[in-house]
Context: one part of a larger RNA
RNA sequence: UUGGGCGUAAAGAGCUCGUAGGCGGUUCAGUAAGUCAGGUGUGAAAGCUCCGAGCUCAACUCGGAGAGGCCACCUGAUACUGCUGUGACUAGAAUCCAGUAGGGGAGUGUGGAACUCCUGGUGUAGCGGUGAAAUGCGCAGAUAUCAGGAAGAACACCAGCGGCGAAGGCGGCACUCUGGGCUGGAAUUGACGCUGAGGAGCGAAAGUGUGGGUAGCAAACAGGAUUAGAUACCCUGGUAGUCCACACCGUAAACGUUGGGCACUAGGUGUGGGGAGGAUCAACACUUUCCGUGCCGUAGCUAACGCAUUAAGUGCCCCGCCUGGGGAGUACGGCCGCAAGGCUAAAACUC
Numbered sequence: 001u002u003g004g005g006c007g008u009a010a011a012g013a014g015c016u017c018g019u020a021g022g023c024g025g026u027u028c029a030g031u032a033a034g035u036c037a038g039g040u041g042u043g044a045a046a047g048c049u050c051c052g053a054g055c056u057c058a059a060c061u062c063g064g065a066g067a068g069g070c071c072a073c074c075u076g077a078u079a080c081u082g083c084u085g086u087g088a089c090u091a092g093a094a095u096c097c098a099g100u101a102g103g104g105g106a107g108u109g110u111g112g113a114a115c116u117c118c119u120g121g122u123g124u125a126g127c128g129g130u131g132a133a134a135u136g137c138g139c140a141g142a143u144a145u146c147a148g149g150a151a152g153a154a155c156a157c158c159a160g161c162g163g164c165g166a167a168g169g170c171g172g173c174a175c176u177c178u179g180g181g182c183u184g185g186a187a188u189u190g191a192c193g194c195u196g197a198g199g200a201g202c203g204a205a206a207g208u209g210u211g212g213g214u215a216g217c218a219a220a221c222a223g224g225a226u227u228a229g230a231u232a233c234c235c236u237g238g239u240a241g242u243c244c245a246c247a248c249c250g251u252a253a254a255c256g257u258u259g260g261g262c263a264c265u266a267g268g269u270g271u272g273g274g275g276a277g278g279a280u281c282a283a284c285a286c287u288u289u290c291c292g293u294g295c296c297g298u299a300g301c302u303a304a305c306g307c308a309u310u311a312a313g314u315g316c317c318c319c320g321c322c323u324g325g326g327g328a329g330u331a332c333g334g335c336c337g338c339a340a341g342g343c344u345a346a347a348a349c350u351c
Base pairs, nucleotide, nucleotide: 003323004322005321006320007305008304012319014202015201016200017199021195022194023193025089026088027087028085029084030083031082033081034080035077036076037075038074039073040072041071042069048066049065050064051063052062053061054060092192093189094188095187096185097184098183099182100181104178105177106176107175108174109173110172111155116150117149118148119147120146121145122144126137127136163170164169207248208247209246210245211244212243216242217241221237222236223235224234259318260317261316262315263314264313267296268295269294270293271292272291273290274289275288276287277286300307301306324351325350326349333344334343335342336341
């Protein structure tokens, strides 16, 4: 363990798929398990309620009557729930057809700018860096500038409270393979649905293993400064790493700090993707409709802040989670991991 809650006070699992379970559209027939009604049986005594009686009253005690069950059986009712039906339906869901937008994913190829390095030319004494300096680089010719070459990584402008994706996330260009969405039609199936304990998969960065790669950046580290000190902030260097392939890890302020689904409840104004309409030559514009994404705002809600058709409003269904602070997301045990560690998760004590 009721109850009350979960945007910010404790509390929504990082996300999705999905097993069991829970819940489930319209209609017909049957059944009668749940449900409802009546009856029979049983429901010890004490207790409880009512009436009466006994102790002087009361408590208490005694007598009588009644009530009382998630009980069993029988008979009946059939609105709702369930069950049965190779019964029916199409408003949910899915398929199909015609369009359509997109940095959705995987692979291959390719382009230009910039940084660095190498080679050569020009050229001479400084360059670099800072608050100021120094370490550092440079007459063995640097910095600057021109030409050529190499390599790696990231893709300026376009770029947008714009797009796509379940989330993490995704941005030069082209091709190949591939997932999902939206709009219109209403041809097909005919409730096939929603949620989802366990479970499975995906999951930024950092980190790990093996093998490659390494331009720039840069934990660690070294040196120079600063300072009382300076294991820092600043500067000069610089290794892991950052990149690729494969395999692990499984966590984040994984945040909208807001689980998913369905329905309903004023408007206004931007923006992205579709459809329809009338007038019109047509573009634009206008009206309307569906899906997404923002801002403002009514009712309502909220402790307030605020939220407000993308709800934190009004309801229903399913899951997860919370229950004073610290000890502690720790110990122990278990499971997982190569390790780092992760998941699960207390108590003493203390305020």

A computed fold for a 351-nucleotide part of an RNA from Bifidobacterium breve, annotated as small-subunit ribosomal RNA, central domain. The organism belongs to Bifidobacterium, within Bacteria. It was read from a public genome assembly. Its mean pLDDT, the model's own confidence on a scale to 100, is 86. Its Rfam family is "Bacterial small subunit ribosomal RNA". Its family is annotated with ribosome and structural constituent of ribosome in the Gene Ontology.